Transfer RNA from a Verrucomicrobiota bacterium, 76 nucleotides, folded computationally.
RNA sequence: AGAGGCUUAGCUCAGCUGGUAGAGCAGCUGACUCUUAAUCAGCGGGUCGGGGGUUCGAAUCCCCCAGCCUCUACCA
Numbered sequence: 001a002g003a004g005g006c007u008u009a010g011c012u013c014a015g016c017u018g019g020u021a022g023a024g025c026a027g028c029u030g031a032c033u034c035u036u037a038a039u040c041a042g043c044g045g046g047u048c049g050g051g052g053g054u055u056c057g058a059a060u061c062c063c064c065c066a067g068c069c070u071c072u073a074c075c076a
Base pairs, nucleotide, nucleotide: 001072002071003070004069005068006067007066010025011024012023013022019056027043028042029041030040031039049065050064051063052062053061
């Protein structure tokens, strides 16, 4: 330099054909008893990497940018 993939909750990840953003873990609250904790119930937590565009409507489609990973090439 070229090609491909990835970016969604604190962490790990889903999200179908564009139509109400979710799960597990973690956290918090309560119950319980077998008490460094387990179990059960509930609660909170999101600029969907950033910007723009298309659309009645965008996490999802298009463009630009940023970061990370892989491969190829080049230099040394």
The source organism's lineage runs through Bacteria, Pseudomonadati and Verrucomicrobiota. Its Rfam family is "tRNA". Its family is annotated with triplet codon-amino acid adaptor activity in the Gene Ontology. The family's RNA type in Rfam is transfer RNA. The coordinates come from a structure-prediction model, not an experiment, and the mean pLDDT is 81.